[in-house]
Background
The prediction has a mean pLDDT of 89. This is a predicted structure of an 85-nucleotide RNA (c-di-GMP-I-GGC riboswitch aptamer) from a Bacillota bacterium.
RNA sequence: AAUUGAAAGGGCAAACUUAUCGAAAGGUAAGGACGCAAAGCUACAAGUCUAAGGUGGAAACACUAUGACGGUUGGGCUGCCAAAA
Numbered sequence: 001a002a003u004u005g006a007a008a009g010g011g012c013a014a015a016c017u018u019a020u021c022g023a024a025a026g027g028u029a030a031g032g033a034c035g036c037a038a039a040g041c042u043a044c045a046a047g048u049c050u051a052a053g054g055u056g057g058a059a060a061c062a063c064u065a066u067g068a069c070g071g072u073u074g075g076g077c078u079g080c081c082a083a084a085a
Base pairs, nucleotide, nucleotide: 003085011036012035016031017030018029019028020027021026034071040077041076042075044074045073046072047069048068049067053064054063055062056061
């Protein structure tokens, strides 16, 4: 220095509820804890979700991201403590 992460001090907050923004996915705030060693930040890549608008259709519906998801994965950046190995 790197991998790993016992212990200690702590941190975050799923589902759900209420309010609110949004066409929706989903976001924000409060409550609430399923879990999380990056469950901190980041939309570059993949993946997933939605379809207002657009296209097709007689219709039902289908396709489509410029929208969304970081608690889907990878990448990038940053971070508390540190036993044993």